A computed fold for a 72-nucleotide RNA from Candidatus Iainarchaeum sp., annotated as transfer RNA. The RNAcentral record of the sequence draws on ENA. Model confidence (mean pLDDT): 81 of 100. It matches the Rfam family "tRNA".

[in-house]
RNA sequence: GCGUCCGUAGUCUAGCGGUCAGGAUAUGAGCUUCCCAAGCUUAUGACCGGGGUUCGAAUCCCCGCGGACGCA
Numbered sequence: 001g002c003g004u005c006c007g008u009a010g011u012c013u014a015g016c017g018g019u020c021a022g023g024a025u026a027u028g029a030g031c032u033u034c035c036c037a038a039g040c041u042u043a044u045g046a047c048c049g050g051g052g053u054u055c056g057a058a059u060c061c062c063c064g065c066g067g068a069c070g071c072a
Base pairs, nucleotide, nucleotide: 001071002070003069004068005067006066007065010025011024012023013022018055026044027043028042029041030040031039048064049063050062051061052060
């Protein structure tokens, strides 16, 4: 340099164009316990950037950025 795949909370991940963007974990608070751990309840927080298509985009298309793999 070329090709393929990927990019969603601190971390891991789900998401047929119409969902309040879901779950786990982490963190804060409360309950429970003699205390801790575990458990239960609750709160917090996310679509890599820009543009396009569409009534409507995390999802489709283009450009860029970043990552993994392959070929030179």